[in-house]
């Protein structure tokens, strides 16, 4: 100096925030939803769970 492995730490998981868990990525990667030739159309604030916010539907005052 280079390579490999491990640890720590950090980042990410289709639109916001927090906690827990899971998975993925780490010197650039993980990641950036689906259908349709097009026009256009569809689901969801989660990877999963809980809470808050926003949005949607129904009912009551």
């Nucleotide at each position: 100096u280079g390579g490999c492995g491990g640890g720590a730490a950090g980042g990410g998981a289709a639109u916001g925030g927090a906690g827990u868990c899971u998975c993925c990525c780490u010197u650039a990667a993980a990641c950036c939803g689906c259908c349709g030739c097009a026009a256009g159309g569809c689901u969801g604030a989660u990877g999963a769970c809980u809470c808050c916010u926003a949005c949607c539907g129904c009912g009551u005052g």